[in-house]
RNA sequence: GAAGUUCGCCAGGCAGCCGCUGUGAACGCAAGUUCAUGGAGGAAAGUCCGGGCCCCACAGAGCAGGAUGCCGGCUAACGGCCGGGCGUUAUAAGUUGCCCACUUCGGUAGGUGGCCCAAGGCGACGGAAAGUGCAACAGAAAGAUACCGCCUACGUUCGCAAGAACCGGCAAGGGUGAAAUGGCGAGGUAAGAGCUCACCGCGUUGCUGGUAACAGUAACGGCACGGCAAACCCCAUCCGGGGCAAGGCCAAAUAGGGGAGCUAUGACGUUGCUCGCGUCGCUCCCGGGUAGGCUGCUAGAGGCCGUCGGUAACGGCGGUCCCAGAGGAAUGGCUGCCCACGACAGAACCCGGCUUAUCGGCGAACUUCCCAC
Numbered sequence: 001g002a003a004g005u006u007c008g009c010c011a012g013g014c015a016g017c018c019g020c021u022g023u024g025a026a027c028g029c030a031a032g033u034u035c036a037u038g039g040a041g042g043a044a045a046g047u048c049c050g051g052g053c054c055c056c057a058c059a060g061a062g063c064a065g066g067a068u069g070c071c072g073g074c075u076a077a078c079g080g081c082c083g084g085g086c087g088u089u090a091u092a093a094g095u096u097g098c099c100c101a102c103u104u105c106g107g108u109a110g111g112u113g114g115c116c117c118a119a120g121g122c123g124a125c126g127g128a129a130a131g132u133g134c135a136a137c138a139g140a141a142a143g144a145u146a147c148c149g150c151c152u153a154c155g156u157u158c159g160c161a162a163g164a165a166c167c168g169g170c171a172a173g174g175g176u177g178a179a180a181u182g183g184c185g186a187g188g189u190a191a192g193a194g195c196u197c198a199c200c201g202c203g204u205u206g207c208u209g210g211u212a213a214c215a216g217u218a219a220c221g222g223c224a225c226g227g228c229a230a231a232c233c234c235c236a237u238c239c240g241g242g243g244c245a246a247g248g249c250c251a252a253a254u255a256g257g258g259g260a261g262c263u264a265u266g267a268c269g270u271u272g273c274u275c276g277c278g279u280c281g282c283u284c285c286c287g288g289g290u291a292g293g294c295u296g297c298u299a300g301a302g303g304c305c306g307u308c309g310g311u312a313a314c315g316g317c318g319g320u321c322c323c324a325g326a327g328g329a330a331u332g333g334c335u336g337c338c339c340a341c342g343a344c345a346g347a348a349c350c351c352g353g354c355u356u357a358u359c360g361g362c363g364a365a366c367u368u369c370c371c372a373c
Stems, first nucleotide, its partner, number of pairs: 001369010012338007020039008041344001045355002048353005053243004065239005070084005085125001086123004094115006101108002126234002131232002133228002147174002149170003155166004182200002185197003201223001202221008247295004257286006266280005302321008339342001
């Protein structure tokens, strides 16, 4: 310097004018006016996870149900983040086969495949030797199966013999499939086979390194233990319900409720009468509650700067700042200049994440290659 990858940041700028709205001050009886100052986002979105806050429920334990699931760390918490492990995967570069062109015959360029495969990407990465179940089509068989095939040693019969038939043996080869009972080579055998051996894989035990996941290594095991848990299931951990229309406070008018007193010895009802009981009037007080108002409401797991610890996520300490808070719901419009010509989008209790949308620009780290020293 080029290409690639992964993170982080910004989200047209400046000026003027006119509006809307929160707060403070002054003036005003009030309505309001003036001045000062604040006024959307990285996703304010989806509402998918987690928490704060509030109300209700709750002795404790268990069942059911749900969520999560390699290891370590971070955090208020998480299904998030950081670091690590294991598996898997891509392209460039590299290398190589073929084709073709040029050539100073040394090579060079292009096309097309293979191998190897960077930083990276991706992973519902606990358990399949607890149990149940499933595996389309094909195939003999999808767990103990034999279609084609290989063999005829041993045993029986026939035969002089060669051999044939029977009884059988095998799983090497073919074929099917996404997957076929460890792979490959050698020995072995009638043919074969972990039947035996070496290497690899797998498992067990030990040792070494690591907090751990795991890695390396040695001995042993002849393979008994194929796949699927995004099938049931088992194991471990976590989980009460509802949400700011939560919830709290103040509180008319009208109607109704409770209490006290007053007014008739009243009226009406019950039964024709008496008693009894109930209802009806006025005044005052009390409480619930509707409209309405206030609050919750934004100073917070807060922003910025510095420093210390940590690989990092993050945390400690110090300094500094106040940065929307409406309630039919403000955050807008016009003009001028400039440029790279401007995307997705609009708070409604708050915060941490994830996911999705997004014109463009800037920066850093890492990897590969080239050049120079």